[in-house]
Parts: sequence; C1' cells; structure tokens
RNA sequence: GGGAAAGAUAUGGAAGACUAUUUCUAAGGGAAAUGACCGAAGGGACAAGUUUAAUCUAACACCAAGUAGAUUAAAUGAAAUUCUCAGGUAAAAGAACUGUAUCUGGACG
Repeated sequence: GGGAAAGAUAUGGAAGACUAUUUCUAAGGGAAAUGACCGAAGGGACAAGUUUAAUCUAACACCAAGUAGAUUAAAUGAAAUUCUCAGGUAAAAGAACUGUAUCUGGACG
C1' cells in the first nucleotide's frame, strides 16, 4: 500500500398463498366465529461427521498403559430441507436473499 470473513447505513430488485364464508351493526368501519391455504421476518427440528464414555476383538506388549477397528450411549452438529408457533393470503407495508455506494473491521492461499 492492498483489503477476506463478519457487520452497519442509504438506495434498488425480490416469490408464494381466500379483497374467503357466517353473525352483530341501518350501512361502512370494526368485532366475534368457522374453516381453507403460503413460507423468504423471527423461531423450532434433524444427516453425515466429530468428541467423550463403556464393552468386545486384533496386533504389539506380557502388571498395566497405549494403538487400531467394531458395537452401544450421550453431547455437538446445516440449509433456500422440514415444522407452520409466530407471521402472512387485493393494493400498500413487510420480506429471506441480493446489486450499488459509504463506513466499521483487519484475515493474509
């Protein structure tokens, strides 16, 4: 001097699924009830693997310990998978993820 991961701000892009039905109300709004549906705010669950412990087997060794493998148990362990708690099912808003710009950061294949 350059500036990875991980973040922040601003500004764009960004799917899916009932403007459902019934009752109350003069009507609207709103409230209550009834089912149907979506997955990409958030949240939950899990694979292989890894770790630990116990038991067994094999070689070395021959008190033991250690090494390798197998079995069992526990812990850890991802998502755009899955669950549908939450959220959502006209538009608007929101929206995982992502483009651009700036900032924090400071890895060093």

Predicted 3D model of a 109-nucleotide RNA (Glycine riboswitch aptamer) from Romboutsia weinsteinii. Its Rfam family is "Glycine riboswitch aptamer". Gene Ontology term of the family: glycine biosynthetic process. About the family: This family represents the bacterial glycine riboswitch. Taxonomically the source falls in Romboutsia (Bacteria, Clostridia, Peptostreptococcales, Peptostreptococcaceae). Model confidence (mean pLDDT): 84 of 100.